[in-house]
RNA sequence: AGAGUUUGAUCCUGGCUCAGGACGACCUCUGGCGGCGUGGAUUAGGCAUGCAAGUCGAACGGUAUCAUCCUUUCGGGGGUGAGUGAGUGGCGAACUGGUGAGUAACACGUAGGUUAUCUACCCUCAAGACGGGGACAACCCAGGGAAACUUGGGCUAAUACCGGAUGUGAGCAACUUUUAGUUGUUUGAAAGGUGGCGUAAGCUGUCGCUUGGGGAUGAGCCUGCGUCCUAUUAGUUAGUUGGUGAGGUAACGGCUCACCUAGGCAAUGAUAGGUAGGCGGCCUUAACGGGUGGUCGCCCACACUGGGAUUGAGAUACGGCCCAGACUCCUACGGGAGGCAGCAGUCGAGAAUAGUCUACAAUGGUCGGAAGACUGAUAGUGCGACGCCGCGUGAACGAUGAAUCCCUUCGGGGUGUAAAGUUCUUUUAUAUGUGAGCAGUGCUUCUUAUAUUAACAGUAUGGGGAGAGCGAUAUUAGCAUAUGAAUAAGCAACGGCUAACUCCGUGCCAGCAGCCGCGGUAACACGGGGGUUGCGAGCGUUGUCCGGAAUUACUAGGCGUAAAGGGCAGGCAGGCGGAUCCAUAAGUUUAUCGUUUAAGGCGUCGGCUUAACCGGCGUAGGGCGGUAGAUACUGUGGAUCUGGAAUGCGGUUGGGGAAGACAGAAUUCCUGGUGUAGCGGUGGAAUGCGCAGAGAUCAGGAGGAAUACCGAAGGCGAAGGCAGUCUUCCAAGCCGUUAUUGACGCUCAACUGCGAAGGUGUGGGUAUCAAACAGGAUUAGAUACCCUGGUAGUCCACACAGUAAACGAUAAUCACUGGGUGUCGGGUUCGCAUAGGAUUCGGUGCCGUAGCUAACGCGUUAAGUGAUUCGCCUGGGGAGUACGAUCGCAAGGUUGAAACUCAAAGGAAUUGACGGGGACCCGCACAAGCGGUGGAUGAUGUGGUUUAAUUCGAUGCAACGCGAAAAACCUUACCCACCUUUGACAUGUACGGAAGUCGCUAGAGAUAGCUUCGUGCUCGAAAGAGAGCCGUAACACAGGUGCUGCAUGGCUGUCGUCAGCUCGUGUCGUGAGAUGUUGGGUUAAGUCCCGCAACGAGCGCAACCCUUGCCAUUAGUUGCUACAUUUAGUUGAGCACUCUAAUGGGACUGCCGGUGACAAACCGGAGGAAGGUGGGGAUGACGUCAAGUCCUCAUGGCCCUUAUAGGUGGGGCUACACACGUCAUACAAUGGCUACUACAAAGGGUAGCGAAGCUGCGAAGCGGAGCGAAUCUCAAAAAAGUAGUCUCAGUUCGGAUUGGAGUCUGCAACUCGACUCCAUGAAGCUGGAAUCGCUAGUAAUCGUAGAUCAGCAUGCUGCGGUGAAUACGUUCCCCAGACUUGCACACAAAGCCCGUCAAG
Repeated sequence: AGAGUUUGAUCCUGGCUCAGGACGACCUCUGGCGGCGUGGAUUAGGCAUGCAAGUCGAACGGUAUCAUCCUUUCGGGGGUGAGUGAGUGGCGAACUGGUGAGUAACACGUAGGUUAUCUACCCUCAAGACGGGGACAACCCAGGGAAACUUGGGCUAAUACCGGAUGUGAGCAACUUUUAGUUGUUUGAAAGGUGGCGUAAGCUGUCGCUUGGGGAUGAGCCUGCGUCCUAUUAGUUAGUUGGUGAGGUAACGGCUCACCUAGGCAAUGAUAGGUAGGCGGCCUUAACGGGUGGUCGCCCACACUGGGAUUGAGAUACGGCCCAGACUCCUACGGGAGGCAGCAGUCGAGAAUAGUCUACAAUGGUCGGAAGACUGAUAGUGCGACGCCGCGUGAACGAUGAAUCCCUUCGGGGUGUAAAGUUCUUUUAUAUGUGAGCAGUGCUUCUUAUAUUAACAGUAUGGGGAGAGCGAUAUUAGCAUAUGAAUAAGCAACGGCUAACUCCGUGCCAGCAGCCGCGGUAACACGGGGGUUGCGAGCGUUGUCCGGAAUUACUAGGCGUAAAGGGCAGGCAGGCGGAUCCAUAAGUUUAUCGUUUAAGGCGUCGGCUUAACCGGCGUAGGGCGGUAGAUACUGUGGAUCUGGAAUGCGGUUGGGGAAGACAGAAUUCCUGGUGUAGCGGUGGAAUGCGCAGAGAUCAGGAGGAAUACCGAAGGCGAAGGCAGUCUUCCAAGCCGUUAUUGACGCUCAACUGCGAAGGUGUGGGUAUCAAACAGGAUUAGAUACCCUGGUAGUCCACACAGUAAACGAUAAUCACUGGGUGUCGGGUUCGCAUAGGAUUCGGUGCCGUAGCUAACGCGUUAAGUGAUUCGCCUGGGGAGUACGAUCGCAAGGUUGAAACUCAAAGGAAUUGACGGGGACCCGCACAAGCGGUGGAUGAUGUGGUUUAAUUCGAUGCAACGCGAAAAACCUUACCCACCUUUGACAUGUACGGAAGUCGCUAGAGAUAGCUUCGUGCUCGAAAGAGAGCCGUAACACAGGUGCUGCAUGGCUGUCGUCAGCUCGUGUCGUGAGAUGUUGGGUUAAGUCCCGCAACGAGCGCAACCCUUGCCAUUAGUUGCUACAUUUAGUUGAGCACUCUAAUGGGACUGCCGGUGACAAACCGGAGGAAGGUGGGGAUGACGUCAAGUCCUCAUGGCCCUUAUAGGUGGGGCUACACACGUCAUACAAUGGCUACUACAAAGGGUAGCGAAGCUGCGAAGCGGAGCGAAUCUCAAAAAAGUAGUCUCAGUUCGGAUUGGAGUCUGCAACUCGACUCCAUGAAGCUGGAAUCGCUAGUAAUCGUAGAUCAGCAUGCUGCGGUGAAUACGUUCCCCAGACUUGCACACAAAGCCCGUCAAG
């Protein structure tokens, strides 16, 4: 010191959350020791029991008891000493200790006052203490009562009580030398005890007693200032405010009373309500502040609840009294007793807070002359990790990096020097011993000095010496010895924030979570294991406070759009205020003095081994008060000024306001004329009006409302708002010159006024328009949008209402800070002067500098820089709602919460996507054409259904003649049945055997049994060994077309052969991003040119590649043939031509003209075989669709392992009410049939193609020449052409279906092949809505070849033959591209989101 979280990303605003510290703490898990602290915060709830205030015999009468003495009638009595229950008396009990209920107050804090007061004990000074008296307790006697207690009679003492005397005092009066004194008068005291000396009288010490003065201490009262929240509490007060008199008090005072007075308090918050003991301090914070008031200290209040007095120096009295009440207890029922918020303890409530301990040894208190007594104050100890601090749980060495456990890519890695082991130490622990300090006063005794005194008695005080006694803690701390690593580690976390990662389990389940968020089969987030991180006798959760939060902003925030400027103005209080001079010294400021208790904090030094803790000293400090200065600024008083402000004068401007009068156009209505069938209205219609005469048109009339053009970015007004013309009245601004006043100013809570539209009341008015309402349409519906009508209202007068996106979403005033350009009102000046220029005031716009702003933007009319004042804001929703108050006739307005809920809501800008937004452009996209599909029959694929199985996949375009370029068996993955289990296949081990092969039996076959022949290759002399193959056995393992294409690779489809997609550097922007890539042209093209804060580059485009079209060269067999020859390129000859196949050439907008920016390019032309990428192909950018494929292959994970693996036979994939896709053949004459005659290209062929010839109607058969192919062969090309026939029919069209007979392939054509012949001859006569392909050698049409393949094509992939029509064009449909705009979308329109209903 910050971080997470709104978004696809960004900046901002803004809330929520976290990291820190603290605690009288609680809870979970765990727990070795010590020191110092601390511990009923809740029920001021109730309390059993014990203790917490007594003491004095040196005040008094007496006396239980003990000791001792005397006496005795032996019962006892008396004296002395010690001691003393109860009583009289004195002092104390008003302190100490507890608690925080009440109290918002002179209660507390601080500073003062008291000439308005008191103060026992203590100190000091002065004076005194003379002389008398009568009682009452105790005690005795007699009663009452259960008890508590009490009644009557009798005796008695005092430092108890009461008079008398004296009296410095007090009151009054007079006088004087007047802060004082004198005199007179009245009134007012006392107590003794105990020692010494002495025969006694008496003298004397000490403690006490009385009066008065002073002090000290403590207390009372008064005052200034400070001291919580609420205005949804605005008025309050009758002893109330004041006076006079009296009473009362220690004392002032309405403190109390009588009379008089009508005041007192309050927006600077009275009164009321709520909450609360206050402070020193404590926690936190950088500080300012915020929170808090436990322990310790000061003050206050209280003592079961409420009230009251008595005693006393002091109380309205915690452990006193009286009364009332509640509660508890005793009771003989008549009556009594009690007060733990003292210390322990108990019950209760609670998350929660301790021993019915020890001692007066110390410190302090009360009493006493003292010894001493009492003291739950206090000192100690116990319990609790409640807090702070300290210590320990061992140290060194120790690698084969042991084992276990975990992970693993199986190689290894981690745990980890950790352990074990070796050496060492002993804090702590246990045991034993030793052992400070807290402890010195008092007492006894010896001695000495001083005071008193007659005294060297005595007493008191001080000094010195000796002696006895007293210790709670305490079996102390500390020290020493012995034993032995011995007695001692956990808790939380590990997705990000936040240090720390992996495996298994689970599978939106169980669960986690402070926020964001994890979990739906590979979870670093759940649970467990291992590992790691953090802290450590603790750790983590929870709660509360501060911090972070500048998120209430005094220090230190904001208000155009994020929350936030009041709708506007006037204006009292309040706040702020121009220039000069004088005075004052209130604020301000300087110095000094007093105070601000101690403790605490800070600094320093010191004491406990250290620290915590404790002690000494010092410092600091704001506040308040006193004194003395200063006088700049502010204030106050006085004097002056003109610059702010205002007034007068002279001009000028305007839809400024009010009232009245008038005008023309238009709408509507009425009357009349002309006139005839429609009018009106809409996207299209209908309702409506009209033959009873509309609409149209002409004339006349009525009435209300509003004022075209001018008119504008223009004017006026405080805002709302204001528009025909004229008149009257009222008000305002601006300009000019000087005159006057002389700070008269600015702002403004409350208050007052104005305040659009709509609304309300009363009364008018009502032409238009028009909520409600009615009808017609639209629609799924249409309580709407559209149409026809239509009432309130719209207009006027008066009165209410008081709100608007009342907006510039921008409060008012003043000052300062570059400009440019319009416009409105005025002035000055220049000007040949009605133009125009310069300048200056005031208004109103635009563009822009600096600056500001999150950005957008603002920018002398500020959202810049400053000043003054007011209003308002503090996350979203709930909600401008509820309650209360107030205003209103009502509607409603103003003021204005909370519970609960969410982690966002929001602003500006960016990139995309989207739009039934805009402008531009491309494409067989539309249009123009040609031919189809959709109707029929068949083929084929799919869906559905069926089935034992109909294996699986593909499903909009981009699945459906698709995977499958061939399902009869096989294929085959499916079903049924029968079999096998290291396996059909791979590697390894052991043993045996060569491999192989003929045949028989059983079986559907797999398989099983028997059997014949056989003996190889390499090395070696041989024995033997080895390689390959086969069999057997066991185990590692094989195997899986099982699942997941949403775990993947690879491959593929699609947008799309669309023209796009990006990068580097630079620049711009806070940033996401932008620029480049946009713009002007052009292109098939981000193709090229030009321009430009861009300059370049990459992947795409194009080109390079193949093929085809022309030519050349080379080559010339199997090809070709100009010459010769032949039935025949058959042969000779030749390679000119065709062709073949290799190398080259050719085309580049190269040339000309025009257009264009002199560019790129386009248009036309020439030449050329070909002309503007010549035609076709291959070639597919960044990416999209979690697109397709785990069944081509590969592969992670999961699953099966006598089965989900393997083998065999049979069946199925070929089913069939139906639906869809893709095709084939047709419906016929541009045709069918018959006969004849032509012309291709590209391919295939040895398990092959198969010629000639012969047989068969034919499929085919026999045959076997030739050919591994420019040679042979498949092979016949077909449409076309020529000739004939058919003549518009379900036909000589069409061929489905079916019957019969065959051919071929193949182990095998039943389910389930193809073909042939004969016979049969179905539907169908051009196809609804809809929809597909194609722009030239294309469509259409015709045949042909190949792959697969034993056989099987209407499919697929190639090949050639014949060979069109049309394109005006880009409005529309679809797709794509770039630009721009809006957006609340980003899973991106199948988005987002609102309302109703239903269910949960």

This is a predicted structure of a 1400-nucleotide RNA (small-subunit ribosomal RNA) from an uncultured bacterium. The sequence is in RNAcentral, with records from ENA and SILVA. It matches the Rfam family "Bacterial small subunit ribosomal RNA".